The prediction has a mean pLDDT of 81.
Transfer RNA from Candidatus Taylorbacteria bacterium RIFCSPHIGHO2_01_FULL_44_110, 74 nucleotides, folded computationally.
It matches the Rfam family "tRNA". Rfam classes the family as a transfer RNA. Gene Ontology term of the family: triplet codon-amino acid adaptor activity.
Taxonomically the source falls in Candidatus Tayloriibacteriota (Bacteria, Bacteria candidate phyla).
RNAcentral holds the sequence, with entries from ENA.
Parts: sequence; C1' cells; structure tokens
RNA sequence: GCGGGUAUAGUUUAGUGGUAGAAUGCGUCCUUGCCAAGGACGAGAUGGGAGUUCGAUUCUCCCUACCCGCACCA
Repeated sequence: GCGGGUAUAGUUUAGUGGUAGAAUGCGUCCUUGCCAAGGACGAGAUGGGAGUUCGAUUCUCCCUACCCGCACCA
C1' cells in the first nucleotide's frame, strides 16, 4: 500500500427498519448474630460524521480504532 472483518452499559455479549435485552459488576432493601450465598427493586449502552427513509442501532458512504490475510522495505 491492497483486500476482508469487528465497533452496543464498567466488562462479556444478544438482537431487530418502529420504546435495545441478558450475564457479570455497581447501588438500595430483604434474609443472616456477622460474612458469604440467595431474593426483590433500581441506575447504566448502539465509536464519530454525512446520506436514504415518515422513522436508522439496523441500509449506503467517509473517518477513527482494533483484528486477519496479502504485498513491499530492511
């Protein structure tokens, strides 16, 4: 340099053109003599920019970061 892939709560991830779910972690409460375990409730996320659309997390383009392969140089 060329091609391909990925980007969603703190972390690991699911998902769909029509209000974004879970696990774990976090907070409060219950349970317990205390801790742990368990239970109930709660807060928390679509990498950035443009386009298409009534509506974009989803489709298209660009950028950024990371991963894989190829090429080049030494």